[in-house]
Context: one part of a larger RNA
């Protein structure tokens, strides 16, 4: 010096309190342990693994397993021989393919055996094989926490200290006083990107028409600027006014010097090792989807604030030409079938749902829930059995609000509604956004947890 303390002091956090809405108990998705298997490939493991990598596991992915096959090899470069031939396609017999055996036909050119195929041989290729404890690079986490340093001086025999402590202040090492310090540099704030007011210019695909809105650009407006207290003049704090907005105006990128041999060799690259008729490479088929269990995160309910029928109304981000489909017609529907617009402020997706009305239903395992399971049927793809969604009909299990625990939120928040988009042939109860409806509470900082500052004490380092 730090780095610990069930030592002191002071300050901050949805940390506690106050509150609202859950999880922990039901069913079901998803992930993980275990356990099972020929294989249930592999990695992440307290916060910081467990709807994590994975923005989509029927084949493919694909690494896992069994099985058939192939060894300059699926892929790349170079060197030598040899071949006269396009590569590629198509038959035929055998086969789950892959492949392999024959056969057909076609066939660049400057006619130089050039180029480019092929076959042989050698260098080589090739590993998602190890090692995140050999590393780049990315990343998580303390933490958006206020911190970490450095030259010059000065103090100390030195590790070091000092500046960075102190008084008051802030979201802040912010920012004022004063002081062996003066000065700077990475962190803070700001520059940036968005919402929210005004003006302005411009108007096409937007406004029927006129104000307007709408949309694209460019400016402005907010700084404690004014005005009253307090404080110690400065600053700092409370309040007011005016304002669309007030004291960091909200939100959002941005993550100092580090820690944690933190994660990742399976994103990619890279050192070392190791495999080379196989740990390399192709193919079928099977598993990653198993199921006495536990854990984790969802989603759906237990219902009258409801359900159920009938009618009414009111958004916003995005996508779309191997698409997005209006519209008519057919089917109870899933969908089919004909097709108009639209490379988009034009056309399409796309009627938004809670909402209101009206009407039935009366506290019941119900008209509540909606697993399960039979028929029947769409639809995507070579294929839906192992293993996809969807549709009608029928079936109606557990569940009456959940121990001990425990989570998320402070304003357009939380709770509730529903759209919509990557990924994608299909296939979201996830994950990114987008908007409507919208509350309750916060005395304080005793106490839990974490963090920062000074202080104390250590048999720690």
């Nucleotide at each position: 010096u730090g780095a610990c303390g069930g030592g002191g002091a002071g300050g901050c956090g949805c940390a506690c309190a106050a509150g609202c809405a859950g999880u922990g108990g039901a069913g079901c998705g998803u992930g993980u342990g275990g356990u099972u298997u020929a294989a249930u490939u592999c990695g992440a493991u307290a916060c910081a693994a467990a709807g994590c990598g994975a923005a989509a596991a029927a084949c493919c992915u694909c690494a896992c397993c069994a099985g058939g096959g192939u060894u300059u090899g699926a892929c790349a470069u170079g060197c030598a021989a040899c071949u006269g031939c396009a590569a590629a396609g198509c038959c035929u017999a055998g086969g789950a393919a892959a492949c392999u055996a024959g056969g057909c036909c076609u066939u660049c050119u400057u006619c130089g055996a050039g180029a480019g195929u092929g076959u042989u041989g050698c260098a080589c290729a090739g590993a998602u094989g190890c090692u995140g404890c050999a590393u780049g690079g990315c990343u998580g986490u303390c933490g958006u926490u206020a911190g970490c340093u450095c030259g010059u001086g000065g103090c100390g025999u030195g590790a070091g200290c000092u500046g960075u402590a102190c008084c008051g202040u802030u979201a802040a090492g912010u920012c004022g006083g004063g002081a062996a310090a003066c000065g700077a540099g990475c962190g803070c704030a700001a520059c940036c990107c968005g919402c929210a007011c005004c003006g302005u210019a411009u108007g096409u695909u937007g406004a029927a028409u006129a104000a307007u809105u709408c949309a694209u650009g460019c400016g402005g407006a907010a700084c404690u600027g004014c005005c009253u207290c307090a404080u110690u003049u400065u600053u700092u704090g409370a309040g007011g006014a005016g304002g669309a907005a007030g004291g960091c105006g909200c939100g959002g990128a941005u993550g100092a010097c580090g820690u944690c041999a933190a994660g990742u060799c399976a994103g990619c690259a890279c050192g070392g090792c190791u495999c080379u008729u196989a740990c390399a490479c192709c193919c079928u088929g099977g598993g990653c989807u198993a199921c006495a269990c536990a854990c984790a995160c969802c989603c759906u309910a237990c219902a009258a604030u409801g359900g159920c029928u009938a009618a009414a109304a009111c958004a916003g981000u995005g996508a779309g030409u191997u698409g997005c489909a209006a519209a008519c017609u057919g089917g109870u529907a899933a969908c089919a079938g004909u097709a108009a617009g639209c490379u988009a402020a034009u056309c399409u997706c796309u009627u938004a749902a809670a909402u209101u009305u009206a009407g039935c239903c009366u506290c019941a395992g119900u008209u509540c829930a909606g697993a399960u399971u039979g028929a029947g049927g769409g639809c995507u793809g070579c294929a839906a059995u192992u293993c996809g969604c969807c549709c009608u009909c029928a079936u109606g299990a557990a569940g009456u609000c959940g121990g001990a625990a425990u989570u998320g939120c402070u304003a357009g928040u939380a709770a509730u509604c529903g759209c919509g988009a990557a990924u994608c042939a299909g296939c979201a109860g996830g994950u990114c956004g987008c908007g409507g409806u919208g509350a309750a509470u916060a005395c304080g900082u005793u106490c839990u947890c974490g963090c920062c500052u000074c202080u104390u004490g250590u048999a720690c380092a």